[in-house]
Context: one part of a larger RNA
Molecule: small-subunit ribosomal RNA, 5' domain
Organism: uncultured prokaryote
RNA sequence: GAACGAACGCUGGCGGCGUGCUUAACACAUGCAAGUCGAACGCGAAAGUUUUCUUCGGAAAGCGAGUAGAGUGGCGCACGGGUGAGUAACGCGUAAAUAAUCUACCCCUGCAUCUGGGAUAACCCACCGAAAGGUGAGCUAAUACCGGAUACGUUCUUUAGAUUGCGAGAUUUAGAGAAGAAAGGUGGCCUCUGAUAUAAGCUACUGUGCGGGGAGGAGUUUGCGUACCAUUAGCUAGUUGGUAGGGUAAUGGCCUACCAAGGCAACGAUGGUUAGCGGGUCUGAGAGGAUGAUCCGCCACACUGGAACUGGAACACGGACCAGACUCCUACGGGAGGCAGCAGUGAGGAAUAUUGCGCAAUGGGGGCAACCCUGACGCAGCGACGCCGCGUGGAUGAUGAAGGCCUUCGGGUCGUAAAAUCCUGUCAGAUGGAAAGAAGUGCUAAUGAGUUAAUACCUCUUUAGUUUGUCGGUACCAUCAAAGGAAGCACCGGCUAACUCCGUGCCAGCAGCCGCGGUAAUACGGAGGGUGCAAGCGUUGUUC
Numbered sequence: 001g002a003a004c005g006a007a008c009g010c011u012g013g014c015g016g017c018g019u020g021c022u023u024a025a026c027a028c029a030u031g032c033a034a035g036u037c038g039a040a041c042g043c044g045a046a047a048g049u050u051u052u053c054u055u056c057g058g059a060a061a062g063c064g065a066g067u068a069g070a071g072u073g074g075c076g077c078a079c080g081g082g083u084g085a086g087u088a089a090c091g092c093g094u095a096a097a098u099a100a101u102c103u104a105c106c107c108c109u110g111c112a113u114c115u116g117g118g119a120u121a122a123c124c125c126a127c128c129g130a131a132a133g134g135u136g137a138g139c140u141a142a143u144a145c146c147g148g149a150u151a152c153g154u155u156c157u158u159u160a161g162a163u164u165g166c167g168a169g170a171u172u173u174a175g176a177g178a179a180g181a182a183a184g185g186u187g188g189c190c191u192c193u194g195a196u197a198u199a200a201g202c203u204a205c206u207g208u209g210c211g212g213g214g215a216g217g218a219g220u221u222u223g224c225g226u227a228c229c230a231u232u233a234g235c236u237a238g239u240u241g242g243u244a245g246g247g248u249a250a251u252g253g254c255c256u257a258c259c260a261a262g263g264c265a266a267c268g269a270u271g272g273u274u275a276g277c278g279g280g281u282c283u284g285a286g287a288g289g290a291u292g293a294u295c296c297g298c299c300a301c302a303c304u305g306g307a308a309c310u311g312g313a314a315c316a317c318g319g320a321c322c323a324g325a326c327u328c329c330u331a332c333g334g335g336a337g338g339c340a341g342c343a344g345u346g347a348g349g350a351a352u353a354u355u356g357c358g359c360a361a362u363g364g365g366g367g368c369a370a371c372c373c374u375g376a377c378g379c380a381g382c383g384a385c386g387c388c389g390c391g392u393g394g395a396u397g398a399u400g401a402a403g404g405c406c407u408u409c410g411g412g413u414c415g416u417a418a419a420a421u422c423c424u425g426u427c428a429g430a431u432g433g434a435a436a437g438a439a440g441u442g443c444u445a446a447u448g449a450g451u452u453a454a455u456a457c458c459u460c461u462u463u464a465g466u467u468u469g470u471c472g473g474u475a476c477c478a479u480c481a482a483a484g485g486a487a488g489c490a491c492c493g494g495c496u497a498a499c500u501c502c503g504u505g506c507c508a509g510c511a512g513c514c515g516c517g518g519u520a521a522u523a524c525g526g527a528g529g530g531u532g533c534a535a536g537c538g539u540u541g542u543u544c
Stems, first nucleotide, its partner, number of pairs: 001544004006540005013390006019383002021348001026346003030343003035075003040072002043069001048063006082301003091226008101218003106214008114148004123138001125136004154179011184206006193199001227273003234264003239261008276298004280291004303324004326337004354380001356379003362376001363374004393423004403414004427485001429480005437471001442466005448460003488533005493514003499528005509516002
């Protein structure tokens, strides 16, 4: 000199864009943060109101409404969001391998979607419990569950070839044997079948099953790189390798049995300490050094420890089980919980924000869609915490006014500074107008094309109308009034830009270094003057 997620002191007008628990991975009150689908399925209220009957107590029926609601089932909950405790490691970075692998949803494509069965929740009844919750009996549905059939291609075994790779092997042709699937839903119609029909028929869309390919994603392996300590020198028995088996989507001591005795290490093993890694960031001419907030990629974690279930994927932050610590409820028998999600509270600390608004946009989940959910996100609030921009007026104005300070008492200086005169109107204030961000989706009408038996339905194209804004009556524009409301902080001995007076008298004090102060202190304190930065200025801390 530069920088900062800064803090502290004094001061503080406005706006834009950023940014804000670096400490206790400490404990958490309260609310919200993951739901959705009736076009998979069976059930199914109430309040209120209308009518009828009435023994005037009430009862029944209709509407409310196949609504609310819980339940079965599907998809999602493995994303998004947080934190950096652990980890010195194939964790990360980079370059490769997978001839050792998997992949739900999405896209393209081939074939299929046949035929049966038994349950169960909800519900109702009975019962247990303070509660959380649970037990037994009975009824019922499905795209829930379980059989059977079929198999273009799939998997496995096997036979005979072909092509290809350095190779372990891979690809492919033909044959034989064995194994393995499925689910329906919605709209429309009468051409075919059947017709009394609202279909078991036809058709469109969608879903489902078995294959092939793609995209995106994931697993595993490897070369190289990746902090400090040798005042850590030896470490290792599933240890190193082999055979066989198990396990996995998959290789492998990953696991087991047997066999061999190996494996690592001064090119630093083992041990200890510290630490998430990278893109980047800061500094520097560069080399380098330091660092890893915000944003992006990867990893790890979710009160602590452990082992699993479901699933395409988890050993799962707002799932489940066991143990532990802690907190809460209890009828003492037993239960409930996990903010390192967004706000917020206590504690710690020098120190870090609102228990805000909205799904309008972008994105995500579910759904045919309408739509619902979304503390992701978009916005607003608070903080000079940072960067950037603007303002606090402009011009004229010398009896160089008054006043302050200094003085050699002549004067000098603050100083064109003020006053005064003439202007301007940024910002703040008031009034009025007023955006872009909105594209769509849906509905209505029309047009054309496809499908079809069809002018129906459905799908697609185009056009017109209608509908959607948190921010926000905000940005912006115009008008009004008015110099009116808006300057401080540090320093002035040298380094280092800037000097005099008074007070003090080695005292009080200053100080980054040298050093000032003991009666004329440009170094302490005050004043006048000056210098430097400026809505900031200094100090402290840290890095280069």